[in-house]
RNA sequence: GGACAGGUGGCCGAGCGGCUAAUGGUAACGGGCUGUAAACCCGUCGAGCGCAAGCUCUUCGUAGGUUCGAAUCCUACCCUGUCCA
Repeated sequence: GGACAGGUGGCCGAGCGGCUAAUGGUAACGGGCUGUAAACCCGUCGAGCGCAAGCUCUUCGUAGGUUCGAAUCCUACCCUGUCCA
């Protein structure tokens, strides 16, 4: 340099144009169990407001585009991996 695959929450990872603040796991935090811990079980886990129910805002590498609507489709760029040279 060329051809592919990929980039999503603290981390790993699933994700069909609408039902997605986004499956699941893990970490963290709170609780249960236990004499204590580990293991196991339950809950919370983007931000703000709210006692709560809930409401609002923002988010999928970056920047554009298509669309009523984009994590999802298109373009360029950045980064990672594999293969070829």
This is a predicted structure of an 85-nucleotide RNA (transfer RNA) from an Elusimicrobiota bacterium. Its mean pLDDT, the model's own confidence on a scale to 100, is 81. The sequence was found in a public genome assembly.